Bacterial large signal recognition particle RNA from a Lachnospiraceae bacterium, 267 nucleotides, folded computationally. Taxonomically the source falls in Lachnospiraceae (Bacteria, Bacillati, Clostridia, Lachnospirales). Its Rfam family is "Bacterial large signal recognition particle RNA". It is annotated as a non-coding RNA gene. The gene name in the source record is ffs.

RNA sequence: CCAUACCAGCCGGGGAGGCAGCGGAACCCUGUACCUGAAAUCCGCUAUAGCAGGGGUGGUAUCCCGAAACGAGGGCUGUUGACUUGCAAUACGGUUUUCUUUACGCUGCGUUGAAGAAUGGGUCUUGCGCGAUCGGCGGCUGUGAACCAUGUCAGAUGGGGAACCAAGCAGCAUUAAGCAGUGCGGCUGAUGUGCCGCGGGGUCGCCUGUUUUGAGUACCGUUCGGAAAAAGCGUGCAUGUCAGCAGUUCGAAUUUCGGGUGUAUGG
Numbered sequence: 001c002c003a004u005a006c007c008a009g010c011c012g013g014g015g016a017g018g019c020a021g022c023g024g025a026a027c028c029c030u031g032u033a034c035c036u037g038a039a040a041u042c043c044g045c046u047a048u049a050g051c052a053g054g055g056g057u058g059g060u061a062u063c064c065c066g067a068a069a070c071g072a073g074g075g076c077u078g079u080u081g082a083c084u085u086g087c088a089a090u091a092c093g094g095u096u097u098u099c100u101u102u103a104c105g106c107u108g109c110g111u112u113g114a115a116g117a118a119u120g121g122g123u124c125u126u127g128c129g130c131g132a133u134c135g136g137c138g139g140c141u142g143u144g145a146a147c148c149a150u151g152u153c154a155g156a157u158g159g160g161g162a163a164c165c166a167a168g169c170a171g172c173a174u175u176a177a178g179c180a181g182u183g184c185g186g187c188u189g190a191u192g193u194g195c196c197g198c199g200g201g202g203u204c205g206c207c208u209g210u211u212u213u214g215a216g217u218a219c220c221g222u223u224c225g226g227a228a229a230a231a232g233c234g235u236g237c238a239u240g241u242c243a244g245c246a247g248u249u250c251g252a253a254u255u256u257c258g259g260g261u262g263u264a265u266g267g
Base pairs, nucleotide, nucleotide: 001267002266003265004264005263006262009057010056011055012030013029014028015027020046021045022044023043024042034054035053036052037051063260064259065258066257067256068255069254073250074249075248076247077246078245079244080243081242082241083240085238086237087236088235092234093233095229096228097227098226099225103222104221105220107218108217109216116212117211118210119209120208121207122206123205124201125200126199127198128197129196130194131193132191133190134189135188136187137186138184139182140181141180142179143178149174150173151172152171157166158165159164
C1' cells in the first nucleotide's frame, strides 16, 4: 500500500411548549436529510437519557471533538406608539342640568310713575240668610160610581077603604178613592246650585285700589361665579393584541483554525 471480515461512528439539527430531566407526531426556523410499527385524554427512557424491527455506508475526499467569526429564527425584560376591554370622577378638560350674580346684546314695559315699602279689597275657609233647580206633602181646577155613595127621585112597584105612607131604578145634581193638571206670595227635603247679601277666620302666593318714594325693570342669548349629574369623547389607572426600538438568552446553517480517525487475518 492492497484485499476480506468485524467494532465504533454516520444516514440531520435547532426553537417553542411540556417535563424533575431527556427524547418523540403536529407548529416554527434551517435546508435535502434511510425504511417500517405504536404513541399527545400520551409513549419511551434516566446523564452513554427515546423504544422495537429491518436496510445502507463504514476508517474515507468522510466522520467526530474543541475554539472563534457570522448568524435565520424563537423566548424573556424594558420602553414608545396604535387599537381592544374594564374601572375611576379624588385634581381635571369638554358635555348636560340647575342656582345666583356681574357685564354685554336683543325685544318690550316705564316720569300718563319702574322696582321697593305701607295699607284696603278680591281670590281661600266657615256659619247664617235670600234666590235657583229637582222632589215629597198640602191647597186649587178638571174628570171620576150599572148595584153595593148622598140628595131629589118622573114612570113603575108594595101597603091602605081613602087621605096618604114606604122602599126606590133611569135621569139630574153633588161627592169618595183614583187619574190628570196647576205662573199656588203654602209646608218640607236635597244639591256637581248662585258675577247674590251679612258675619267670623286665614293668607301675603297672585290680581287689584290708595298712599309714600322717585328710575329702573321683564323674557331670551352670551359671559363671570357656585352646586350637581352622566360616563359618547378627552384624561388617569389596569388589561390584552399588534408594530417599532434597546437589552438579554437559546441558537440551525455557513466559514476559519487546532486535534483525533480502530481491531484481526492474508498478500